This is a predicted structure of a 481-nucleotide part of an RNA (small-subunit ribosomal RNA, 3' major domain) from an uncultured bacterium.

Context: one part of a larger RNA
């Protein structure tokens, strides 16, 4: 000094506790353990591994196994060399891959020509290639955590024989090692704040593909059309918010409580931003890297399987057990934000998936567009049911060489379990929880209920800090470093 205590203060966190909703029971999804298998590649493993790498495993993807091939090699540079052997096209064999056989002689340049020279390809042969093999405990790089927690340190001076200590501690404060005050310390640095984006208002410019308030036209009906520049709105450039006024309290310091005006009030709401460091945390399968194994094989090609396997266990989820609820009709209101091998109206078949056909759009224009909860009428009445929708049968749909292992999707029949879930346990403090729907990426399809976002509706509850967990700071103990 510093870890560590079922030692002490003091503080802070959805960490309790006050409330709202779940898991943990039941089905199914989808990951993990394990079983099994020729393989069921391969890595993540307390918090920090299991809808995690995977933002898309029928083939391909792929790394696994089984069989069949091929060895300078799928692919990169060189160097000799062959040139009748290319590349293409053809036919034999074959699951392909491959392998055998026949055809078949490219570009520029220079020359009248033969040819010569360089390039392209190719034949053999040599150096090499290649390896998703191994070690993340050999390593970069990137991440994850502890934690957006408020803390790590340094210069000089001071004190100690010294390790060291001071500053960084005390009194107060704050989210904040923020700021005040005071002190043998005066300063600085990384962090915290603040500069940056979105978001809450307004003013000023912009007025189309976007608005329509007044004017005029016009309709079954519509900003439909003249037209406005006013609202909404797009997107630029300002303004605003600073404890800047007031009250009070406090050392008239830091700063708390209240109020006023304000769209907004004390870091307004939300990202982006993650010190030193800690876990030999993770990844050699994202590349990239040392070493160290493999070279007619642990490298390459192809087909088929498998990664989709199933007594069982365990995470995460979605759908329900109903009546604030379920079915049927009916009728209104978003936002993000996509789209040319793409999105596709209107019409026409079909019960529906969908098909047919094509206006229109590289987009504030058109098209995905029904929006959904909700309200408004009608029916059910408390049942395992008009609750629930597993499972199985039968027909079809769509995508793709190709849906048998293995794909959505649609009609029809069947209609399982389940009547609110032990022990435990997880999230959430406001536009939040909880609901409800839409949209994107990955993608031909798609096992998406998954991940990222949008917006609709829209709460309860916080006395309190004694407990339980994880943290700060100061002080004690210490047979620990």
């Nucleotide at each position: 000094u510093g870890a560590c205590g079922g030692g002490g203060a003091c503080c802070c966190g959805c960490a309790c506790a006050a409330g709202c909703g779940g898991u943990g029971g039941a089905g199914u999804a989808u990951g993990u353990g394990g079983c099994u298998u020729a393989a069921c590649u391969c890595g993540a493993u307390g918090c920090a591994a299991c809808g995690c790498g995977a933002a898309g495993a029928a083939c391909c993807u792929u790394a696994c196994c089984u069989g069949g091939g091929c060895u300078u090699g799928a692919c990169a540079u060189g160097c000799a060399u062959c040139g009748c052997u290319a590349a293409g096209c053809g036919u034999g064999u074959g699951a392909a891959a491959g392998c055998a056989c026949g055809u078949g002689a490219g570009u520029g340049c220079c020359g009248c020509a033969a040819g010569g020279c360089a390039c392209a390809c190719u034949u053999u042969g040599c150096a090499c290639a290649g390896g998703u093999g191994c070690u993340g405990c050999a390593u970069g790089g990137c991440u994850g955590u502890c934690g957006u927690c408020a803390g790590c340190u340094c210069g000089u001076g001071u004190c100690g024989u010294g390790a060291g200590a001071u500053g960084u501690u005390g009194g107060g404060u704050u989210a904040a090692g923020u700021c005040c005050c005071g002190c043998a310390a005066c300063g600085a640095g990384c962090g915290c704040a603040a500069c940056c984006c979105c978001u809450a208002u307004g003013u000023c410019c912009u007025g189309u593909u976007a608005c329509c308030a007044g004017c005029g036209g016009g309709u079954g009906a519509a900003g439909c059309c003249g037209g406005g520049g006013a609202c909404u709105c797009u997107g630029g450039a300002c303004a605003g918010a600073c404890u800047g006024c007031c009250u009070g309290g406090a050392u008239c310091a830091a700063c708390c409580a209240g109020g006023a005006g304000g769209a907004a009030g004390g870091u307004g709401g939300g990202g982006a931003c993650g010190a030193c460091g800690u876990c030999a945390a993770g990844u050699c399968a994202g590349u990239a890297u040392g070493g160290c194994c493999c070279u007619u094989a642990c490298g390459c090609c192809c087909a088929g399987g498998g990664c989709u396997g199933c007594a069982c266990a365990c995470g995460u989820a979605c759908u329900a057990c109903a009546a604030u609820g379920c079915c049927c009709a009916g009728c209104a209101c978003a936002a993000u934000g996509u789209g040319a091998a793409c999105c596709g109206a209107g019409c026409c078949c079909g019960c529906g998936a969908g098909g047919g056909g094509g206006a229109g759009g590289a987009a504030a224009u058109c098209c995905u567009g029904a929006a959904a909860a909700a309200c408004u009428g009608g029916g059910c009445u408390c049942a395992a049911u008009u609750c629930g929708g597993a499972u199985u049968g039968g027909a079809g749909g769509c995508u793709g060489c190709a849906a048998c292992u293995c794909g959505c999707c649609u009609c029809c029949a069947u209609g399982a379990a389940g009547c609110c879930g032990g022990a435990a346990u997880c999230g959430c403090u406001a536009g939040u929880a909880a609901u409800g729907g839409c949209g994107c990426a990955u993608c031909a399809g798609c096992u998406a209920c998954g991940g990222c976002g949008c917006c609709g509706u829209g709460a309860a509850u916080a006395c309190g800090u004694u407990c339980c967990c994880g943290g700060g700071u100061c002080u004690u103990g210490u047979a620990c470093a």
Record summary:
Model confidence (mean pLDDT): 81 of 100.